[in-house]
RNA sequence: UGAAGUAAUCGGAUAGCCGCUCUGAAAAUUUUCAGGGAGGAAAGUCCGGGCUCCUGCAGGGGAGAUAACUUCUAACAGAAGUAGACCGUAAGGUCUGGAAAGUACCGUAGAAAUCAAACCUCAUAGAUAAAAAUCUAUGAAAGGGUGGAAUGGCGAGGUAAGAGCUCACCGUUUAGGCAGCAAUACCUAAAGCAAAGGUAAACCCUAUCUGGAGAAAAACUAAGCAGAAUCUGGACCCUGCCCUAUAGAUUCGGGUAAGUUGCUUGAGCAUAUAGGCGACUAUAUGCCUAGAUGAAUGGCUAUUUAAACAGAACCCGGCUUAUGAAUUACUUCAGACA
RNA sequence: GGGCGAUUAGCUCAGGGGUAGAGCGGGGUCUUUACACGGCCUAGGUCGGGGGUUCAAAUCCCUCAUCGCCCA
Numbered sequence: 001u002g003a004a005g006u007a008a009u010c011g012g013a014u015a016g017c018c019g020c021u022c023u024g025a026a027a028a029u030u031u032u033c034a035g036g037g038a039g040g041a042a043a044g045u046c047c048g049g050g051c052u053c054c055u056g057c058a059g060g061g062g063a064g065a066u067a068a069c070u071u072c073u074a075a076c077a078g079a080a081g082u083a084g085a086c087c088g089u090a091a092g093g094u095c096u097g098g099a100a101a102g103u104a105c106c107g108u109a110g111a112a113a114u115c116a117a118a119c120c121u122c123a124u125a126g127a128u129a130a131a132a133a134u135c136u137a138u139g140a141a142a143g144g145g146u147g148g149a150a151u152g153g154c155g156a157g158g159u160a161a162g163a164g165c166u167c168a169c170c171g172u173u174u175a176g177g178c179a180g181c182a183a184u185a186c187c188u189a190a191a192g193c194a195a196a197g198g199u200a201a202a203c204c205c206u207a208u209c210u211g212g213a214g215a216a217a218a219a220c221u222a223a224g225c226a227g228a229a230u231c232u233g234g235a236c237c238c239u240g241c242c243c244u245a246u247a248g249a250u251u252c253g254g255g256u257a258a259g260u261u262g263c264u265u266g267a268g269c270a271u272a273u274a275g276g277c278g279a280c281u282a283u284a285u286g287c288c289u290a291g292a293u294g295a296a297u298g299g300c301u302a303u304u305u306a307a308a309c310a311g312a313a314c315c316c317g318g319c320u321u322a323u324g325a326a327u328u329a330c331u332u333c334a335g336a337c338a
Numbered sequence: 339g340g341g342c343g344a345u346u347a348g349c350u351c352a353g354g355g356g357u358a359g360a361g362c363g364g365g366g367u368c369u370u371u372a373c374a375c376g377g378c379c380u381a382g383g384u385c386g387g388g389g390g391u392u393c394a395a396a397u398c399c400c401u402c403a404u405c406g407c408c409c410a
Base pairs, nucleotide, nucleotide: 001334002333003332004331005330006329007328008327009326012304013303014302015301016300017299018298020037021036022035023034024033025032026031039309043320044319046318047317048316049315050314051214052213053212054211056241057240058239059238060237061236063210064209065208066207067206068082069081070080071079072078083096084095085094086093087092097205098204102203103202104199105198106197119144120143122139123138124137125136126135127134152170153169155167156166157165171193172191173190174189175188176187177186179184218261219260220259221258227252228251229250230249231248232247233244268287269286270285271284272283273282274281275280339409340408341407342406343405344404345403348362349361350360351359356393364380365379366378367377368376386402387401388400389399390398
């Protein structure tokens, strides 16, 4: 200097004038003063909850979700650290229960794709034959071919030719030891080892967890008319008990369609100290920060580098996606110079 | 704000691991005085985009885009 990796900050600020909206106080009929007024993703509606309602409790089932180990958290399909496998020159990144419980699938190609199997080649014996070549029988799965995958790998010995047939090493299984909370790593010994092809984002098995719906939830007040029919149940299904009949549910029909609450003080934010590798936790001090409802936050001037993606609608913790002007820290690789 | 679905030939739709199908429409041809009907032949496809699993994905998993319906 260039290329890359990981993590983070900001996403306008200050002042003035006019306009819009909420809260508080005063005034009085829409006035004055003070304070406040969109995001890092407010988005997608993919997860988890808080909260509200469905009558409550118990048992069983179904369906769904998660999945190395240990922690964090209100909880999570999230986060942190560690372990193993794979990718990358590397910094780093991605994934993660079980194929020795059972069932199922592996097309085309190939002799053959799990009760296996012989196309070419190899060896022995025989037949025909001038020789080559061809045929029959037996042995074998080491070599070659097909394929994503052909029944542990590699080297040596052995054999008629071959094969864990035998041996050493690697792999696998079992047992023990040592380190670690654990996943796991290392060491020692034994067994020729048949559980040993793959697929569970195939059905399934194991462990853990889970009622349902959703602020247009729900509660109250006002106004207003016109009820009728069916059923016995009511937010996964089944069973039992409790509650309920002046009750509850469903369908058709008529009427009304305004207001208030929910609606913002929170698993909240900032700083400091302590503990922890870390996510985070505890204590102390300080702060209060939009609540609209045909839906508010705009325009102009000055200084300045202010541009993209883009606007809250009950609230919070995550994930994913979109994105601009810049900036910071650490790390890796390559080249050049000193 | 919330809930539920869809995307395959020009159009309307099937297909649910082994490499794309039907009908209508289009083109050609036969029959007919000529057309229609009818018969035969034929073209036309990034299966909405991207990533992952697998030997192999339109199909299975994740994510994005577009379109449609419902809620007092």

Two RNAs folded together computationally: RNase P RNA and transfer RNA, 410 nucleotides in total. It holds a member of the Rfam family "Bacterial RNase P class A". It is annotated as a ribozyme.